The RNA shown here (transfer RNA) has 72 nucleotides and comes from Neocallimastix lanati (nom. inval.). Its mean pLDDT, the model's own confidence on a scale to 100, is 82. It matches the Rfam family "tRNA". Rfam classes the family as a transfer RNA. About the family: Transfer RNA (tRNA) molecules are approximately 80 nucleotides in length. The RNAcentral record of the sequence draws on ENA and Rfam. RNAcentral records the identical sequence in 2 taxa.
RNA sequence: GGCUCAAUGGUUUAGUGGUAUAAUUCUUGCUUAGGGUGCGAGAGGUCCCGGGUUCAAUUCCCGGUUGAGCCC
Numbered sequence: 001g002g003c004u005c006a007a008u009g010g011u012u013u014a015g016u017g018g019u020a021u022a023a024u025u026c027u028u029g030c031u032u033a034g035g036g037u038g039c040g041a042g043a044g045g046u047c048c049c050g051g052g053u054u055c056a057a058u059u060c061c062c063g064g065u066u067g068a069g070c071c072c
Base pairs, nucleotide, nucleotide: 001071002070003069004068005067006066007065010024011023012022018055025043026042027041028040029039030038048064049063050062051061052060
């Protein structure tokens, strides 16, 4: 230098053109003598950045940034 892939709550992760799933974490209630486990409720997301297409973009297109891998 060229090519491919990835980026989504604090962490990990699913996902499809119609403002998003789950686990974990944190707070809290029940349970216990207490703790743990279990069950319930709540908190936590400008879906990497900018632009374009569209009535509508996390999703499609273009560019950029960061990371991983391959080739030279």